Model confidence (mean pLDDT): 84 of 100. The RNA shown here (SAM riboswitch aptamer (S box leader)) has 104 nucleotides and comes from a Clostridia bacterium. The sequence was found by an Rfam model in a public genome assembly.

RNA sequence: UUCUUAUCAAGAGAAGGGGAGGGAUGGGCCCUAAGAACCUUCGGCAACCUACCGCAAUUAUGGGAAGGUGCCAAUUCCCGCCGGGACUUCCGGGUAGAUAAGAA
Numbered sequence: 001u002u003c004u005u006a007u008c009a010a011g012a013g014a015a016g017g018g019g020a021g022g023g024a025u026g027g028g029c030c031c032u033a034a035g036a037a038c039c040u041u042c043g044g045c046a047a048c049c050u051a052c053c054g055c056a057a058u059u060a061u062g063g064g065a066a067g068g069u070g071c072c073a074a075u076u077c078c079c080g081c082c083g084g085g086a087c088u089u090c091c092g093g094g095u096a097g098a099u100a101a102g103a104a
Stems, first nucleotide, its partner, number of pairs: 001104008013042005021031003026079003043072003048068003052063002076096001081093005
């Protein structure tokens, strides 16, 4: 980098440095000098993988959270393609994206 599988309406902050952007992309709409991105420290959320406990020896379900990731504004912030409905909106399925695991 590509492919496959699963999940994505919940949850979680402060300080120091930094100095104007950020929310993937297009259109919206938001966040931001009462300090963006990014870096560091400490803290937290969660439960994908490993280990452990329990269950039924394995798998499934359950537990806590040691290790490996990940995450800590807004439903993946909304829409973007197809279908349906009580049709300026609602519902369903997709595309794309994010995270994890496996394979190449």